[in-house]
RNA sequence: UUGACAGAGGAUUUGAUCCUGGUCCAGGAUGAACGCUGGCGGCGUGGAUAAGGCAUGCAAGUCGUACGGACUUUAUGCAUAACACAGGCGACUGAUGAUUAAUCAUUAUGAGUUGUUUGUGUUAUGUGUAAAGUUAGUGGCGAACGGGUUAGUAACACCCUAGAACAUACCUCGAAGUCAAGAAUAACUUAUCGAAAGAUAAGAUAAUACCUGAUGGUACUUUAGUCUUUUAGAUUAAAGUUAAAGCCGAAAGGCGCUUCGAGAUUGGCUUAGGUCUGAUCAGUUAGUUGGUAGGGUAAUGGCCUACCAAGACUAUGACCAGUAGGGGGGCCGAGAGGCUGAUCCCCAACGAUAGCACUGAGACACGGGCUAUACUCCUACGGGAGGCAGCAGUCGAGAAUAUUCCACAAUGGGCGCAAGCUUGAUGGAGCGACGCCGCGUGCAGGAUGACACUCUUCGGAGCGUAAACUGCUUUUAUAUAGGAAAAACUUUUGUGAUUGUACUAUAGGAAUAAGGGGUUGCAAACUUCGUGCCAGCAGCCGCGGUAAUACGAAGGCCCCGAGCGUUAUCCGGAUUUAUUGGGCGUAAAGCGUGUGUAGGAGGUUCAGCAAGUUUGUUGUUAAAUUCCGUUGCUUAACGGCGGAGCUGCAAUAAAUACUACUGGUGUUUUUGAAUUUAUUCAUUAACACAUUAACUAGAGUGUGCGAGAGGCUAGUGGAACUCACAGUGUAGGGGUGAAAUCCGUUGAUAUUGUGGGGAACACCGAAGGCGAAGGCAACUAGCUGGCGCAUUACUGACUUUGAGACACGAAAGCGUGGGUAGCAAAAAGGAUUAGAUACCCUUGUAGUCCACGCCGUAAACGAUGCCAACUAGCUAUUUUGAGUAUCGACCCUCAAAGUGGCGAAGCUAACGCGUUAAGUUGGCGGCCUGGGAAGUACGGCCGCAAGGCUAAAACUCAAAGGAAUAGACGGGGACUCGCACAAGCGGUGGAGCAUGAGGUUUAAUUCGAUAAUAAACGAAGAACCUUACCAGGGUUUGAAAUUCAGACGACAGCUUUCCGAAAGGUAAGCCUUCUCUCAAGGACGUCUGGACAGGUGCUGCAUGGUUGUCGUCAGCUCGUGUUUUGAAAUGUUCCCUUAAGUGGGGUAACGAGCGCAACCCCUAUCCUAUGUUUUUAUAUGUCAUAGGAAACUGCCCUCUUUUUGGGGGAGGAAGGCGGGGAUGACGUCAAAUCAGCAUGGCCCUCUGAUAUCCUGGGCUACACUCGUGCUACAAUGGUUACUACAAAGGGUUGCCAAGCCGUAAGGCGGAGCUAAUCCCUUAAAAGUAGCCCCAGUUCAGAUUGAAGGCUGCAACUCGCCUUCAUGAAGUCGGAAUCGCUAGUAAUCGUGGGUCAGCUAUACCACGGUGAAUACGUUCUCGAGUCCUGUACUCACCGCCCGUCACUUCAAGGGAGCCGGGGAUGCCUAAAGUUUGUCUUUGACGAAUUAGGGUAGAAUCGGUGACAUGGAAGAAGUCGUAACAAGGCACGCGUAGCGGAAGCUGUGCGUGGAUCAUUUAUUUA
Repeated sequence: UUGACAGAGGAUUUGAUCCUGGUCCAGGAUGAACGCUGGCGGCGUGGAUAAGGCAUGCAAGUCGUACGGACUUUAUGCAUAACACAGGCGACUGAUGAUUAAUCAUUAUGAGUUGUUUGUGUUAUGUGUAAAGUUAGUGGCGAACGGGUUAGUAACACCCUAGAACAUACCUCGAAGUCAAGAAUAACUUAUCGAAAGAUAAGAUAAUACCUGAUGGUACUUUAGUCUUUUAGAUUAAAGUUAAAGCCGAAAGGCGCUUCGAGAUUGGCUUAGGUCUGAUCAGUUAGUUGGUAGGGUAAUGGCCUACCAAGACUAUGACCAGUAGGGGGGCCGAGAGGCUGAUCCCCAACGAUAGCACUGAGACACGGGCUAUACUCCUACGGGAGGCAGCAGUCGAGAAUAUUCCACAAUGGGCGCAAGCUUGAUGGAGCGACGCCGCGUGCAGGAUGACACUCUUCGGAGCGUAAACUGCUUUUAUAUAGGAAAAACUUUUGUGAUUGUACUAUAGGAAUAAGGGGUUGCAAACUUCGUGCCAGCAGCCGCGGUAAUACGAAGGCCCCGAGCGUUAUCCGGAUUUAUUGGGCGUAAAGCGUGUGUAGGAGGUUCAGCAAGUUUGUUGUUAAAUUCCGUUGCUUAACGGCGGAGCUGCAAUAAAUACUACUGGUGUUUUUGAAUUUAUUCAUUAACACAUUAACUAGAGUGUGCGAGAGGCUAGUGGAACUCACAGUGUAGGGGUGAAAUCCGUUGAUAUUGUGGGGAACACCGAAGGCGAAGGCAACUAGCUGGCGCAUUACUGACUUUGAGACACGAAAGCGUGGGUAGCAAAAAGGAUUAGAUACCCUUGUAGUCCACGCCGUAAACGAUGCCAACUAGCUAUUUUGAGUAUCGACCCUCAAAGUGGCGAAGCUAACGCGUUAAGUUGGCGGCCUGGGAAGUACGGCCGCAAGGCUAAAACUCAAAGGAAUAGACGGGGACUCGCACAAGCGGUGGAGCAUGAGGUUUAAUUCGAUAAUAAACGAAGAACCUUACCAGGGUUUGAAAUUCAGACGACAGCUUUCCGAAAGGUAAGCCUUCUCUCAAGGACGUCUGGACAGGUGCUGCAUGGUUGUCGUCAGCUCGUGUUUUGAAAUGUUCCCUUAAGUGGGGUAACGAGCGCAACCCCUAUCCUAUGUUUUUAUAUGUCAUAGGAAACUGCCCUCUUUUUGGGGGAGGAAGGCGGGGAUGACGUCAAAUCAGCAUGGCCCUCUGAUAUCCUGGGCUACACUCGUGCUACAAUGGUUACUACAAAGGGUUGCCAAGCCGUAAGGCGGAGCUAAUCCCUUAAAAGUAGCCCCAGUUCAGAUUGAAGGCUGCAACUCGCCUUCAUGAAGUCGGAAUCGCUAGUAAUCGUGGGUCAGCUAUACCACGGUGAAUACGUUCUCGAGUCCUGUACUCACCGCCCGUCACUUCAAGGGAGCCGGGGAUGCCUAAAGUUUGUCUUUGACGAAUUAGGGUAGAAUCGGUGACAUGGAAGAAGUCGUAACAAGGCACGCGUAGCGGAAGCUGUGCGUGGAUCAUUUAUUUA
């Protein structure tokens, strides 16, 4: 407003979070193209590229009622000729008839020949008339419209608004006319030239062609008046000038013509405003700006010319460069707005390129002319012709864009009186899914839910009522028949391109008709197979390395549907250029600072005006488009009608709140100037009127005080340092982590004195002061700027900000001249180091200092522009004032101005800021728009240079970044613990051997385990077996399992034969089951066939289970609540304490869980009960079994916080967890194990194996290396003899006694024992006594020889034991490293498991003897808690920088080379126009000019040897610069140096850790 119209987000930076910020996606659109597919119709639309070239046809003619001819036809007149016909008059010839007897004659008829004449007709020729028709030429109108294209143009081209100095054919209205006379010229004829195009000469002719004269006013010119609404118009008078054409018609009349006025329409011109990008385009302009005069034009005007003046435009963007037709509109968008300008409409410009005019009402003319140029064509080579950006069509270029169609029937245009002609305008058809819209590809029923296909948990599920099948319908398509409207015009003759179309009816039959894309997330839709970082996908994130919903296929599903996707482009999303609607402390972003121009903004009151502003009205904003209503095509698209709207501009009438502007007016008068000569402007004076404009809060000035490292100049001072000289004095000094270079016996360092020199100013000093910033510090003097307080005297808005501009501006650096004590880039040397162009040391030059002049940059920082106002406080300090008080000062209270800290509200992504704002507002100016390339290149300006200021792009990435969080880490800090170190004891590392591992070897040396956390580990027993490995020989439904079918009836077992290494094969004999006795069936076995087995084959990165490790470390979490936008935090931090997140206190936390502890077992003391064995026996218990007690900081003292707890003591078997064990939180290491077991997937198996059986071999090899152990090296020992004392285990396929044999191992033997009963079973070290006497030994025992024993089918590879003999290395072990804190270490023996035996020195247990040391936490390692930094999160074994080498890409430079461009100057100059002269339809000059020639500025582009930096890639090379104190804190500016990151000097910043001090806040 009657109504119509309304804003969606998501993915991606991180371990996670919030923010900033870019990238990408979902939507709509297109004159589109491409891929796959394709039934019909309607309405639209279709050369966007080469304004490139064009064959062929057509696209502008018409009028005979303007004209003379020509031609055709018809009619007709005349003339001539010919022919034909008919007739008349003759002549001749012969025939026939009549007459006649006959002939002759006559007559009649007809025939032929011929003469003459008349008529008619035809034809031809000539000539005339009339009618109709055609039309080359003259003439008129049209051709300037219609149709095409967008090259140029940044401009009055276009849009919108207003206007005055103009023209306008045809048309309309009005007024008045149309008289007289004349000279030519096309056509035509003749002649000539030319290939042609065409041209020339002579002769003749017409007009509505041309021209002369007359007439003429309301026309024009001049002059003079009058009037009015006075830049002008109207009007009067006089003088002068200028017109005309006819045609048709019997007539009426009609069509024309001339002049003037008016109208309408159209056009020309002017004008405010609007109209792309670039300042790396800042100055442009000489007809340029204005005036006068003239010319020119339809008309204004430098439009043109002459003269005069020196102006004109420009940061509100001139000029230049690039790009571009403009608008109505179209697409997108909520809108603001962004992009765009196809089809339709309006305007402009153009017509091969350029110039020029002519004609005309209108052109500087698409299908007219002249000229030049380029191109094409014809030619007889002399010369000519042409212009599709009209409709079709063709070539070309291109991703790409149609028929050489029909018709003037309709709507229009031109001409004509008209009929009519013409019209590639137009109406239609054709082609293209190019777009929009509509319709269809069937409908209903139909389950044993068929088959196929796919999946499967094997049961089934999906496709799916889908199909088949049954019934029905016929839109569409096809065939046949009928058949419009569109339309009206015309002399009432006729006329339909589309079209036999739309539409209607009938016929038959589901018949003629479905695809494309997607399926990880964004984003609707999932499974299987194949592949195995390959092939490939991808818009972004990203998928693929053997279980891919992401690749390819199949099935299913999702979306749209005659279309569906892709690509390209635009808008949206994007508030990601922010007017609506963003920001700048740390993310990108505040100029280093000030002064100030333009510009912007601006205090209070009054009056005026009405520009801005507001309201109403009027005009305009073309139509179409858009929206609404209604209506017509069957519907829709599409169209008709009506309305709204078109947000704008102008005019006019009002209002006066705010903003802007104005601040006296009137009359008379003086003087001066100007002009239109009576007006204006400025000014002097007087008078009259009037609210005469006014104010002080901003700002400034004055007056009185005050503080200060503010600036400049000059002078003066002391301390330190260094040098020189002199004295004393002697061997060192100096320097460092440690050293060395260096100085010193020619006397250093040290010390004393004297003198010289330069630079800087300790204490005061501070959190302080001053300055615009940079910056400023001894003292004194001079000159000088700014500020604060008090007072409220003066001015009266004088203010603020500030583009350009100007000034100042640390350090380094530069120039000239001085100066130089110390310090110190460069340089040299010494160290360190793998190297060390560094860090450290010794020297040391520029420089640092002064004067003058440059440079103009810094982390120039508060990373925070300036001004003004407002919004809680507390506290400290500097300067000043007031009040109170005091003798005075201090103190206290208040006020102003600074400088700090903490904090309310508020803000912020958070950190933080917080009256000195980053809060709330206003004003102005600066700056930002993803990271990198890059503050770089090019250009410009500045500079002596170094360099500074301004400042891009190609290309590349999907991030870069800020703040905060949790971890991890730190050569960061604090605290604490641990056999972690230290203090000790004993070892390993050296030897020999055992054993395991690596490596090597091998047919095989099976496999696994590899820092700690593999290596006497799996393996608590490898001769065969084990066994998984190798060689060879066998078997194939298999050695073992389940089951089906068929055949056989036995099979198995036992004995025996043969082959064989065995496995196995072969033959013979014995024996032979149940229900049932005919079958048949069951069980069992063999064979055959099929399902299947089997696998120590792979994947521990598909898994379960189990285990190691951190670590028996004290931690790890949750619920609720609270805090934070959030990740998260709190609890769990803090203080005390503990072995302990153990306990206590405090506390926005309160509780809880898994861990700790306790509960369990063993052990130490006691009690009770029982007693097989044991104790010779009995009793008993130091024994066994079972149960119980006891220890809890319970008691005392002390310390601590009143707690908790610590220290000491008593008692006690045991004292602060009594000792030991079991018990292993959340998790870490993709840790280990598919070979213990289980298990998904894959693989091998009728192809004889990766399955399985057997024999033999191997796992036992041996140059070497490592780990773990044993035995030793000896006297604390060895050896011989004797004598003691355990515990805990095991035993029937076993332990095995006594006794006997053997040197012994062992054998014989057989008692006992299923075990407190028997056996293994003598414990050893120890003790007592003897020998050995420090040596390779009476140490040590390896190795080897011989002889034996045992186990076992079997000891060769490859077992153990015994005896005798042999008697190696080794004399305590380098660097390094391990274990242990008490019944422990050390040392001594004993047992067990596995096992036929054993390689056991291993492992697991048992007891005997039995120590030393711990000050302590600085250091090493590890762990825990808290704080902190971080660019790490695969988490420091992290991340990451630069050179170099290789490959690829884009760009800048570049000796040059090439091209575009063409300002400007000079020369030349066609056509045309203007003009001059002359011999005037013409000739010759002049001016101007397109073009050409020459020289060629600015500018743009291509190419280019070469060198340069940049980006990207890949497992390269060298270092390790940064991130932690990153191992020298880092960074900024500057300078030097260096393979490279970089190093050093100098000034600055904190965006540096740690420690200390100080200050501040809170609490007390």

The RNA shown here (small-subunit ribosomal RNA) has 1564 nucleotides and comes from a Patescibacteria group bacterium.
Its mean pLDDT, the model's own confidence on a scale to 100, is 81.
The RNAcentral record of the sequence draws on ENA.